About this RNA:
The prediction has a mean pLDDT of 80. Predicted 3D model of RNase P RNA and transfer RNA as a complex of 439 nucleotides.
[in-house]
RNA sequence: GGAACGGGCCGGACGGUUGCUUCCGCAUUAUGCGGGGGAGGAAAGUCCGGGCACCAGAGGGCAGGGUGCCGGGUAACACCCGGUGACCGGUUCGCCGGUUAAGGAAAGUGCAACAGAAAACAUACCGCCUCCGUUUUUGGAGGUAAGGGUGAAAAGGCGGGGUAAGAGCCCACCGCCCGAAUGGUAACAUUCGGGGCAUUGUAAACCCCAUCCGGUGCAAGGUCAAAUAGGGAACGAGGCGUAGCCCGCGCCGUAAUUAGUUCCGGGUAGACCGCUUGAGGAGACGGGUAACCGAGCUUCCCAGAUAAAUGACCGUCCACCCUAACGGGAGACAGAACCCGGCUUACAGGCCCGUUCCGGUU
RNA sequence: GGGCCUGUAGCUCAGUUGGUUAGAGCAGUACACUCAUAAUGUAUUGGUCCCAGGUUCGAGUCCUGGUGGGCCCACCA
Numbered sequence: 001g002g003a004a005c006g007g008g009c010c011g012g013a014c015g016g017u018u019g020c021u022u023c024c025g026c027a028u029u030a031u032g033c034g035g036g037g038g039a040g041g042a043a044a045g046u047c048c049g050g051g052c053a054c055c056a057g058a059g060g061g062c063a064g065g066g067u068g069c070c071g072g073g074u075a076a077c078a079c080c081c082g083g084u085g086a087c088c089g090g091u092u093c094g095c096c097g098g099u100u101a102a103g104g105a106a107a108g109u110g111c112a113a114c115a116g117a118a119a120a121c122a123u124a125c126c127g128c129c130u131c132c133g134u135u136u137u138u139g140g141a142g143g144u145a146a147g148g149g150u151g152a153a154a155a156g157g158c159g160g161g162g163u164a165a166g167a168g169c170c171c172a173c174c175g176c177c178c179g180a181a182u183g184g185u186a187a188c189a190u191u192c193g194g195g196g197c198a199u200u201g202u203a204a205a206c207c208c209c210a211u212c213c214g215g216u217g218c219a220a221g222g223u224c225a226a227a228u229a230g231g232g233a234a235c236g237a238g239g240c241g242u243a244g245c246c247c248g249c250g251c252c253g254u255a256a257u258u259a260g261u262u263c264c265g266g267g268u269a270g271a272c273c274g275c276u277u278g279a280g281g282a283g284a285c286g287g288g289u290a291a292c293c294g295a296g297c298u299u300c301c302c303a304g305a306u307a308a309a310u311g312a313c314c315g316u317c318c319a320c321c322c323u324a325a326c327g328g329g330a331g332a333c334a335g336a337a338c339c340c341g342g343c344u345u346a347c348a349g350g351c352c353c354g355u356u357c358c359g360g361u362u
Numbered sequence: 363g364g365g366c367c368u369g370u371a372g373c374u375c376a377g378u379u380g381g382u383u384a385g386a387g388c389a390g391u392a393c394a395c396u397c398a399u400a401a402u403g404u405a406u407u408g409g410u411c412c413c414a415g416g417u418u419c420g421a422g423u424c425c426u427g428g429u430g431g432g433c434c435c436a437c438c439a
C1' cells in the first nucleotide's frame, strides 16, 4: 500500500436569488416588515415492547396468545450486554474466531414415506457357526448379530478375554445414566463412587412445565359550532356497557308504535384542546468487563403541518464515473402525521478501528 | 393514520396429522366424427405452489423476513 471479514460513524458543504409553513415582536386587521425554527438513519414494514387516553380503577374462572440455557441491563420487550453448553472453521493443541428460536422425548399421544430382512414391542436377506439329510450340488432345523447390504436414522464405540460362531456375556478406556464432593450467584465444569446400557429422532407435531399478557388505538378522548326528517323497514325478550364463553358489577327494558340490533335514509365535511419539554440532545466527571446507570454539574430548546409546509434555480468546492486532455455525466435509499425504546428491510459513496492474508521498503 | 384478510396451471378453485409423481373443471394442442363448424369422445401440453432464509430425513403445508392484491374504520341527531 492492497484484499477479505467483523464492528462503529457519516450520508454532500458553503454562498446568493426566489417561494412555503410555524412561533415571537412591531405596525395594523387585508396583510406587511424584522427575527428564530423547519424530516430520517431508516421518517418505511407495522413485527415486538412501553407511555398516554377511554372503557366497572377494568374483578374471578375457562379458552386463546407470546416467551423459553444462566446472570445482568431496562419503563418494558421477542431487544441489548456478559457468560455456559452445542455446532462449524482454524490451530503452535494452550486456545482463537464465528453461528446458535438452546425448557421437557426414562408424563402421555401421534408420525417416521421410499428402500430395506427388520423402523421403536426390534429384526435376520447375504454372511458366520452347529446338527441332520442329500451327495459334490445344495436342502432343512437351530444359534448369532462381529462383517456385508438398505436407509436421514439399524438399538453404545474401540481393544482384549471368551466362544462352535458370536454377543456388555466379562474386563480396561471413552460415551451415557444415577449419586456425592469441590468451584461458581447460576447455567455449568472438574473429580470420585456406583450401574452393563434400560434411554432412536421429531415439541418452528399435539402436548406438559414455568412465566407473562384485560380490550381498543390520537379516526383514542374532550370542548364548541353548523345543519337536518331525533324519519322509515325488519327482527325483537332480554339487551347494552368490554374481546370468545360462564360468573360477577353497573345501566336500560320486561308485553309494547318497548329496551336494543341490523338495514335504508337525513345533515355536517368546521374550529380548538390532546400536540410536542421529552424514559430529551450535547459535554465533563464518577460507577460498571459491558449493556447501562448517576431528582447530581455545565449547556441547549431542536418540525408540529391537516390534504398536508420543509421547495426550485444559480455559482464555488467536495467525493464518484467516462476521457490522453479540454470537457461531460451523475450525487444512494427514501418524506414526519400522538410520542418513545427496539428489531427487520432498503441504501450511491466515504471515513475510522480491529483481525487475517499478500506485496514493497528499512 | 389505524385494523384485518389473501396469493397453487392462462382463468376458477381442491390439496386430509408434513410423505413418496401437486390435482379437478374450463381454456389450449393433436386426432376421431362431419361437406364444414359447433357439440361429443380419446390422447396430450401447461406449475419459480408470490419471493428468500430456516426447522425437519423430507415443506404447497410449520416458523421468520420481504413483496403483490383486496376489504373495513369520521362526526351529529
Stems, first nucleotide, its partner, number of pairs: 001358010012317007020038008040333001044344002047342005052217004059247004064213005069083005084102001085100006103208002108206002110202003125148002127144007156174002159171003175197001176195008221273004231264005238252004266438003280300004285294003318331001320329003363435007372388004381419001390406005412428005
Source information
It holds a member of the Rfam family "Bacterial RNase P class A". By type it is a ribozyme. Rfam links the family to the GO terms ribonuclease P activity, tRNA processing and dimeric ribonuclease P complex.